Overview:
The RNA shown here (Bacterial small signal recognition particle RNA) has 99 nucleotides and comes from a Planctomycetota bacterium. It was read from a public genome assembly, where an Rfam model found it. The prediction has a mean pLDDT of 79. The source organism's lineage runs through Bacteria, Pseudomonadati and Planctomycetota. It matches the Rfam family "Bacterial small signal recognition particle RNA". The family's RNA type in Rfam is non-coding RNA gene.
[in-house]
RNA sequence: GGCUCGGCUUCACGCAGCGAAACUGUGGCGAACCGGGUCAGAUCAGGAAUGAAGCAGCUCUAAGCCGCGGCUUUCGGGUGCCGUGACUGUCGGGCCUCC
Numbered sequence: 001g002g003c004u005c006g007g008c009u010u011c012a013c014g015c016a017g018c019g020a021a022a023c024u025g026u027g028g029c030g031a032a033c034c035g036g037g038u039c040a041g042a043u044c045a046g047g048a049a050u051g052a053a054g055c056a057g058c059u060c061u062a063a064g065c066c067g068c069g070g071c072u073u074u075c076g077g078g079u080g081c082c083g084u085g086a087c088u089g090u091c092g093g094g095c096c097u098c099c
Stems, first nucleotide, its partner, number of pairs: 001096008010086005015080002018076005023070007035060004043052003
């Protein structure tokens, strides 16, 4: 000096994982009035029986919010050396050759 093998650096692709968002399942909260049901009291009609509307309360939920998930989708990174390659540089080993 050449060939070859391996490690490291950088990059690409893939995979995994983390975070967020969307979607979805489930549980909960959630309407003074402008949602439903039931409507104490009170009100109205009636001679009365009763009827009518209906506040509070209770209850069911809507919009929305929170928690727990998902063989889901998307996005993001100084996540990983896990896999496969690529460029250059560096380190180490083997063989050959020259001085």